[in-house]
């Protein structure tokens, strides 16, 4: 340093549901809230879901996989 991941220390994210709020929708963004996450950081690149106003259209990164980047360290 790689792999790897503690019932380890310090943190960090933040599901459903509810309130605001944008969007024709699929969702988004804020707030409250923890089911979970060691990449639950970012990225629509490949698969796969999804939405209508079907087009050279949009949307899920907390569905797989790939690309970047990143804490801590037992075994």
């Nucleotide at each position: 340093a790689u792999c790897c991941g503690a019932u380890a220390a310090g943190g960090g994210c933040a599901a459903a549901a509810c309130c605001u709020u944008c969007g024709u929708g699929a969702g988004g963004a804020g707030g409250u809230g923890a089911c979970g996450c060691a990449a639950a950081g970012c990225u629509g690149c490949g698969g796969g879901c999804c939405c209508c106003a079907u087009g050279a259209g949009g949307g899920c990164g907390g569905c797989c996989g790939g690309g970047c980047u990143g804490c801590c360290g037992a075994a």
Predicted 3D model of a 75-nucleotide RNA (c-di-GMP-I riboswitch aptamer) from a Fidelibacterota bacterium. The source organism's lineage runs through Bacteria, Pseudomonadati and Fidelibacterota. The prediction has a mean pLDDT of 89.